Predicted 3D model of a 91-nucleotide RNA (Glycine riboswitch aptamer) from a Kiloniellaceae bacterium. The sequence was found by an Rfam model in a public genome assembly. Of the family's consensus pairs, 90% are formed in the model. It matches the Rfam family "Glycine riboswitch aptamer". The literature on the family includes a 2004 paper in Science by Mandal et al., "A glycine-dependent riboswitch that uses cooperative binding to control gene expression".

RNA sequence: AUACCCCUCGCGGGAGAGACCGGGCGCAAGCCCGGCGCCGAAGGAGCAACCGCCCCGGAAACUCUCAGGCAACAGGGACCGCGUUGGAUAG
Repeated sequence: AUACCCCUCGCGGGAGAGACCGGGCGCAAGCCCGGCGCCGAAGGAGCAACCGCCCCGGAAACUCUCAGGCAACAGGGACCGCGUUGGAUAG
């Protein structure tokens, strides 16, 4: 001094599951409450392969569904790609 990497931000892609039933409001679109049925890829929790500095700790796209979500539109969305602010470290 600069990759790979990490954080921030922007753009693009981005799945799944009831247009369910009842009641109420509403011109309607739709909204609220209750009920049952479902989804996993915000978040959260659990186990664990594995890893470490091995007392203990870190750990998933697996599991659970507390939360969230279940026509389209919108929004959210793990993750992926490109770019970017900052950080730190090899060669």